[in-house]
Context: one part of a larger RNA
RNA sequence: CGCUCGUGAAGGAACUCGGCAAAUUAGCCCCGUAACUUCGGGAUAAGGGGCGCCCCCCGGGGUGUCAAAGCCUUGGGGGGCCGCAGUGAAAGGGGUCUGGCGACUGUUUACUAAAAACACAGGUCUCUGCCAACUCGCAAGAGGACGUAUAGAGACUGACGCCUGCCCGGUGUCGGUAAGUUAAGGAAGGGGGUUAGCGCCGCAAGGCGCGAAGCCCGCGACCGAAGCUCCGAUAAACGGCGGCCGUAACUAUGACGGUCCUAAGGUAGCGAAGUUCCUUGUCGGGUAAGUUCCGACCUGCAUGAAUGGCGUAACGACCGGACCACUGUCUCCACGAGCGGCUCG
Numbered sequence: 001c002g003c004u005c006g007u008g009a010a011g012g013a014a015c016u017c018g019g020c021a022a023a024u025u026a027g028c029c030c031c032g033u034a035a036c037u038u039c040g041g042g043a044u045a046a047g048g049g050g051c052g053c054c055c056c057c058c059g060g061g062g063u064g065u066c067a068a069a070g071c072c073u074u075g076g077g078g079g080g081c082c083g084c085a086g087u088g089a090a091a092g093g094g095g096u097c098u099g100g101c102g103a104c105u106g107u108u109u110a111c112u113a114a115a116a117a118c119a120c121a122g123g124u125c126u127c128u129g130c131c132a133a134c135u136c137g138c139a140a141g142a143g144g145a146c147g148u149a150u151a152g153a154g155a156c157u158g159a160c161g162c163c164u165g166c167c168c169g170g171u172g173u174c175g176g177u178a179a180g181u182u183a184a185g186g187a188a189g190g191g192g193g194u195u196a197g198c199g200c201c202g203c204a205a206g207g208c209g210c211g212a213a214g215c216c217c218g219c220g221a222c223c224g225a226a227g228c229u230c231c232g233a234u235a236a237a238c239g240g241c242g243g244c245c246g247u248a249a250c251u252a253u254g255a256c257g258g259u260c261c262u263a264a265g266g267u268a269g270c271g272a273a274g275u276u277c278c279u280u281g282u283c284g285g286g287u288a289a290g291u292u293c294c295g296a297c298c299u300g301c302a303u304g305a306a307u308g309g310c311g312u313a314a315c316g317a318c319c320g321g322a323c324c325a326c327u328g329u330c331u332c333c334a335c336g337a338g339c340g341g342c343u344c345g
Stems, first nucleotide, its partner, number of pairs: 001340008010331002014329001019326001027051005036041001038159001052081012082086001094324007101316002106118002122157007134143003160311004165241003170238002172234005179229003185223002189219001191217004197210005242260005269303001270300001281297005
């Protein structure tokens, strides 16, 4: 000096990102317990008091007996004894207030993340009539299910309470189908190649031209479905939810008006928010002093309604803020113990 412990004057969070760590608290009995609340809870709320040993008295239960005594056990009352200390050791909640998020118990990154992430009951939409939809398999077949729409599958949301506005122009899905477009295929017709034959030229060999059927090549009017175009529906489908100018008998503000654009221009609610750039916004509270915190305001850079909005008792090894208690966290360190290191041997 290090590790692991123990104790500490005065102060008591001044430490620090942060009371991290440590300390406090702790069991049983009695008294007593607030807001709030989904009436269950919150509650061991909080906050107090008692607790050992000895003697006596009263009562309950058990055993035992004719009845008892005795023994076991338990409640109440009175008196007394000792220590600094009586749940004498060990084990064994610190508490309160106020926000955020998530309802809750659960689940998770086996080896840096336990959470406000996942799940969850509950809500909604869509699909599925049974050889179901959907999934696995090349198939046979299997799961779904020995189930049958109060069932099963997919998706979103996420207890509960109050609610969930406007837009269907785009994308998607569903429905419709007159017209437009449209594949393979079919196909009237026409073109080309080949040539049996015919014509012309030539003495001949041969040359030139026309050219049926068949075969072949390449066109092709017209007939051809779904799809797309088109018409409609649908947002708890993917998503979206404006700008400028003027205006009231101080000023300021603008209920009101004008105008442009849009599919429609953000309703209720919430709001400097886990969202606010400017920003330590402004005001209030708490502190002697508060970029955090709580309550307001609204100028929302860039909130907003099942990518759910706003509340909410209970719950949380979650994340902020404040306080009480308590402490070596600190002012500021000291001493002790065990084990190391170090020095000597």